[in-house]
RNA sequence: CUUUCGGCUCUGGCGAGUCCCCAUGCGGGGAACGGGGGAACCGAUUUCUUGGGGUGUAUCUCGUGGGUACGAGUAGGAGAGUCUUCCCUCUCAAACCCGUCAGCUAACCUCGUAGCCUGUGGAAGAUAGAGCUA
Numbered sequence: 001c002u003u004u005c006g007g008c009u010c011u012g013g014c015g016a017g018u019c020c021c022c023a024u025g026c027g028g029g030g031a032a033c034g035g036g037g038g039a040a041c042c043g044a045u046u047u048c049u050u051g052g053g054g055u056g057u058a059u060c061u062c063g064u065g066g067g068u069a070c071g072a073g074u075a076g077g078a079g080a081g082u083c084u085u086c087c088c089u090c091u092c093a094a095a096c097c098c099g100u101c102a103g104c105u106a107a108c109c110u111c112g113u114a115g116c117c118u119g120u121g122g123a124a125g126a127u128a129g130a131g132c133u134a
Stems, first nucleotide, its partner, number of pairs: 006133006012117003018031005032113006042103001051101001052098004060073005076092001077090003081127007
């Protein structure tokens, strides 16, 4: 130095929302990631107002009610390196946009890269990276 077999410890998370360069006051450019629009083919023709569509895990059902309100549940989502199964928990199941218009969709066009902070659980199995050690 390489390989093999062990042991111990560790890894912030949700989200596309990160990284690099210039400026460093706003900002500009690029990469990567995510979303929307948009042919042919295919699909749908049920459009014709009870408008419809989109981002997002965040949808649907029931009850009360005059109601766009409230409550109960629920598809789905989250619980700390990652994945699978089961149990448990959650003051998660929101919010916003387009404006009568959008199926899919190559070329092409266009937008975004914010915000939040404890629910830092349990059992079994598999597995990645880093460090230490025999």